[in-house]
RNA sequence: AUUCGCCCUUAGAGUUUGAUCCUGGCUCAGGACGAACGCUGGCGGCGUGCCUAACACAUGCAAGUCGAGCGAGUGAAUCUCCUUCGGGAGUGAAGCUAGCGGCGGACGGGUGAGUAACACGUGGGCAACCUGCCUCAUAGAGGGGAAUAGCCUUCCGAAAGGAAGAUUAAUACCGCAUAAGAUUGUAGCUUCGCAUGAAGUAGCAAUUAAAGGAGCAAUCCGCUAUGAGAUGGGCCCGCGGCGCAUUAGCUAGUUGGUGAGGUAACGGCUCACCAAGGCGACGAUGCGUAGCCGACCUGAGAGGGUGAUCGGCCACAUUGGGACUGAGACACGGCCCAGACUCCUACGGGAGGCAGCAGUGGGGAAUAUUGCACAAUGGGGGAAACCCUGAUGCAGCAACGCCGCGUGAGUGAUGACGGCCUUCGGGUUGUAAAGCUCUGUCUUCAGGGACGAUAAUGACGGUACCUGAGGAGGAAGCCACGGCUAACUACGUGCCAGCAGCCGCGGUAAUACGUAGGGGGCGAGCGUUAUCCGGAUUCAUUGGGCGUAAAGCGCGCGUAGGCGGCCCGGCAGGCCGGGGGUCGAAGCGGGGGGCUCAACCCCCCGAAGCCCCCGGAACCUCCGCGGCUUGGGUCCGGUAGGGGAGGGUGGAACACCCGGUGUAGCGGUGGAAUGCGCAGAUAUCGGGUGGAACACCGGUGGCGAAGGCGGCCCUCUGGGCCGAGACCGACGCUGAGGCGCGAAAGCUGGGGGAGCGAACAGGAUUAGAUACCCUGGUAGUCCCAGCCGUAAACGAUGAUUACUAGGUGUUGGAGGAUUGACCCCUUCAGUGCCGCAGUUAACACAAUAAGUAAUCCACCUGGGGAGUACGACCGCAAGGUUGAAACUCAAAGGAAUUGACGGGGGCCCGCACAAGCAGUGGAGUAUGUGGUUUAAUUCGACGCAACGCGAAGAGCCUUACCAAGUCUUGACAUCCCUUGACAGGCAUAGAAAUAUGUUUUCUCUUCGGAGCAAGGAGACAGGUGGUGCAUGGUUGUCGUCAGCUCGUGUCGUGAGAUGUUGGGUUAAGUCCCGCAACGAGCGCAACCCUUAUCUUCAGUUACUAACGCGUGAGGGUGAGGACUCUGAAGAGACUGCCGGGGACAACUCGGAGGAAGGUGGGGACGACGUCAAAUCAUCAUGCCCCUUAUGACCUGGGCUACACACGUGCUACAAUGGCCACGACAGAGAGAAGCGAAAUCGCAAGGUAGAGCGGAACUCAAAAAAGUGGUCCCAGUUCGGAUUGUGGGCUGCAACCCGCCCACAUGAAGUCGGAGUUGCUAGUAAUCGCGGAUCAGCAUGCCGCGGUGAAUACGUUCCCGGGCCUUGCACACACCGCCCGUCA
Repeated sequence: AUUCGCCCUUAGAGUUUGAUCCUGGCUCAGGACGAACGCUGGCGGCGUGCCUAACACAUGCAAGUCGAGCGAGUGAAUCUCCUUCGGGAGUGAAGCUAGCGGCGGACGGGUGAGUAACACGUGGGCAACCUGCCUCAUAGAGGGGAAUAGCCUUCCGAAAGGAAGAUUAAUACCGCAUAAGAUUGUAGCUUCGCAUGAAGUAGCAAUUAAAGGAGCAAUCCGCUAUGAGAUGGGCCCGCGGCGCAUUAGCUAGUUGGUGAGGUAACGGCUCACCAAGGCGACGAUGCGUAGCCGACCUGAGAGGGUGAUCGGCCACAUUGGGACUGAGACACGGCCCAGACUCCUACGGGAGGCAGCAGUGGGGAAUAUUGCACAAUGGGGGAAACCCUGAUGCAGCAACGCCGCGUGAGUGAUGACGGCCUUCGGGUUGUAAAGCUCUGUCUUCAGGGACGAUAAUGACGGUACCUGAGGAGGAAGCCACGGCUAACUACGUGCCAGCAGCCGCGGUAAUACGUAGGGGGCGAGCGUUAUCCGGAUUCAUUGGGCGUAAAGCGCGCGUAGGCGGCCCGGCAGGCCGGGGGUCGAAGCGGGGGGCUCAACCCCCCGAAGCCCCCGGAACCUCCGCGGCUUGGGUCCGGUAGGGGAGGGUGGAACACCCGGUGUAGCGGUGGAAUGCGCAGAUAUCGGGUGGAACACCGGUGGCGAAGGCGGCCCUCUGGGCCGAGACCGACGCUGAGGCGCGAAAGCUGGGGGAGCGAACAGGAUUAGAUACCCUGGUAGUCCCAGCCGUAAACGAUGAUUACUAGGUGUUGGAGGAUUGACCCCUUCAGUGCCGCAGUUAACACAAUAAGUAAUCCACCUGGGGAGUACGACCGCAAGGUUGAAACUCAAAGGAAUUGACGGGGGCCCGCACAAGCAGUGGAGUAUGUGGUUUAAUUCGACGCAACGCGAAGAGCCUUACCAAGUCUUGACAUCCCUUGACAGGCAUAGAAAUAUGUUUUCUCUUCGGAGCAAGGAGACAGGUGGUGCAUGGUUGUCGUCAGCUCGUGUCGUGAGAUGUUGGGUUAAGUCCCGCAACGAGCGCAACCCUUAUCUUCAGUUACUAACGCGUGAGGGUGAGGACUCUGAAGAGACUGCCGGGGACAACUCGGAGGAAGGUGGGGACGACGUCAAAUCAUCAUGCCCCUUAUGACCUGGGCUACACACGUGCUACAAUGGCCACGACAGAGAGAAGCGAAAUCGCAAGGUAGAGCGGAACUCAAAAAAGUGGUCCCAGUUCGGAUUGUGGGCUGCAACCCGCCCACAUGAAGUCGGAGUUGCUAGUAAUCGCGGAUCAGCAUGCCGCGGUGAAUACGUUCCCGGGCCUUGCACACACCGCCCGUCA
């Protein structure tokens, strides 16, 4: 280096978008807890329980003990004495006791206030120290003395307490003796140490001890001195563990020395003197916070957080200070002083300290009993018995935590009742229950009854445990059910009430709110809240970034620091490996054991690294020595350059001044005006003055670190590049702080000022215009000196070094080749473009890297707040540098994609504009709508795409509206029962519906019944009531626009792209060519209908050429099948032919032929989709609502209203006309409750009449404009016909509200229509009439039909709409978007 095996470990999701990838924050799922809160609550075991006020504390207890240290007091019996016979005095064992004395109160227990410190942890050191009780060893204890508590007396004080006098003991105190020893002094020897020095030892001198008690005794317990040990402490040192630099300087006993003092001991610990040091960017000092650790929680780990219980250390004990005693304290339950507070008081004084155990108040979301016992373990005293021990052992309270158990088990289908849902069939709850058969864990009762103790002693405790009895009896809740996240329905509610961890739910069909049923999760608990870790690789050592997402300092020089070329030998700090010490106990991991299991407890083993010691290795690195030349530098010769500074100089242009010529304008703009000009401008010529900038050359060309640098010449000066050698010998790279440079604007002082030109003034523009445009114009721009220190200071890309395909320009050198300065080849240094690998979220970068590596520096950590505030530093100021937080949001963002959009671009189309014709908008009127009115004026339709629309026809009806009168199983449907009538006719009442009376009085039958009608009960009917935003169906629209998609393949991480883009062409995504695409589908076109030509077939009711008949005339008739026509089948047109163009294509232009020519004209036909477009009132339909009414019937009214406004039409305003007369030519239709002829009456509407015709036959039916002739003569008319009056006609039960028509009379507005706006490209517009549907009657509307029959189109700049490509985008509800500011 490679390969292979095994083990352990690493999990994510939601949310930015129309969608995508990335960046990035927010949120969730897990675990934990000294917890708290809500709902609920059966048992047991083991633990845990003031996190806040180190707040204040009533009461009790928590440290005493020793009479075998001492004197004394008390003291039963006994004995003695006295006696007032009550008793008193003395003696007096056990016992008890204040005091003296000893030991212990420095332990045990509590708390975490202080402390950032040798306080703690870890490892060392003390040759600088102490150590009561305990252990071992050696030596000893002779003989004296003086006091003092207590007690007694007296006194003071309220008390606490105190004073004086007298008397007394000791293991209390003090001399003297002894001195093995110890200490000190002195000067030797031996050994050792890094050193000061230490240990041992012989000698001399000085100093220095003691206590007794018990016991008959042995003896025991004590005492003194010394040494050693053990234990416990003291001091010193290395290393380690918080935040803020918006805390940068701190320090006077401070740092060191000498000497002294002090301490158990070293030391500025203290003092005197001397010196001027010491600490600090490796963070001093200051401020804030905090007891530290073993450990605990989390995590894969590295880490992060914590420091409850248990254990170690420290600190504290009402606050601050102080010492005393002692082996040990500067002492929690000791003393003194001071402060605060509380209590007592006779006001003079006193007393107190729960952060000991209980407990109280207070604080707080919140944390327990004023329990039992020294039986065990341990501690103090004692010789011991024993005493003390709120340490401890136990019990009580609390689901606060962990662990265990139970609330039953089996069977049981008419799948019961009930609940809920339902498509009404059923489903589900659900073997769940009931019922039947069992069991007894816990619970209840009764009996026995421990271990812990060894002979005795047990608080726990009659507890654990065992046995028996009884009986399913006493024991289940909480949360959630939109996604994340496991679990769905109904009802209620209706952006309300509410939910919410994030995204988000709720505006009448809510799986998201509330309730119920059901299912899900956990279970004596379940949720919520707070906090911590995790997820978060979201501070990234493991393990991130910085071109555009947050992030490269504007640039350089350089200090500290970091990093650093080749070779030899050396050292051993890092690094590597070996051995030893070190992990206190508990905890953790493994194994085993004990409580029935587990939690819990016990035993054994294991456990990284740090740190310390011993001895090794030498590749790398550090260090020191020597050498080298390739990094770097120096010298020499060349070379390019707007590199810099100073001085000089030139021409063009411009402005001003002077003079000449010259005359009415100039200037300026989109167009103007302000302005200048007859006092002579502009223009032009000559002369002069002034300041600023340097045309052409000029170039992704040059130079410079960046900012930046441009006429020419001179002087001074920096750097680069090339070439060949010589020299120095790593001298290098980067660079926190620091220092310097640094566009424009700005500032200070002094100059200068031509042009330009913030501010300002005027003129325009505009709704306004504090702007854009114009005329002026001050600072400034320029120079000198000095500040400022910032820019999109950008390549938005820090510096340096090395490596990694190419191609092509260009600048400056050198070399080769060459006759050569051309060209070519090689090479070095710059500067551009294209491009591979690689990188990247993509865009892109790509030897000038954003690639591969290395070193160093700067910077980033969601958006806003904010580069703001405060502080500090700098500045004359303006301001700059450094630089937060509260609060708020669920995003903010980058790149790319598809659309939509653009007062972006390109190409193209459409009666879109233009060119034309006719209108509309003005008048009158018809009709629809809005508005208003009304009892009602029913409802719907609202830009295009509502408004002569639904409505192809409202007097009643229609009719849905209003008023009045009525009905309630109903006007209509189905089912059941009863009856056999009811209906109809007539009469009465009534407006009618209806009611009453009267009259006539069922039908069929297979006899089962059926039909019809009435009555009755209930299921139900009924609704033109709501929701078109719950729906189906239908329709409009973009738009007859040419588009919309798919499969496979390919490209892209992906959304997506490609195809469908491109070059041509077309009416067309039509076709051709090309192409990582190849094919396909829905659309286009064609197939269908109609129309234009012809052929064939067929001819009656249509037609009539030839022949015949007949007439006044006429296809009238025989006949014909030729023609027209009818209606069926065919033909025909396809760019097929010719020529030009084009790419040899598609296609296009022209031509021939043809009835028709390039889709011949017209129609039907409408892709994917858009508009929550329209319609619940055509119909259907979910849900909701009404049910003696929101249903039904009837009469009358209304939909017809009328100050107004709008849309769509009609008629006109006239002479291209009106009127009168004569008199031609269609097509398509309709007709039986119908069309209705002839004839006849009426001026007419119409009446009478009734032939013919269910139609190529009859009728409607007259076509009109046109034509011919006449008249009118430009006027409100012989135009126009509204309005009104009178008289008639028709339909119809009925024309008042409210029909149509006729006649006569009346004779309004109107003289061609403002802004604006509509239709139309050929048989079209315009104009003329005819028919039909609806319909009893009622069109100026609608749907059709034919007659006459134009004008214009240069063209695509513009308006509108649309198609394709491309570009920008912060839009995606898609520009009617988004969004900013102000105000409320």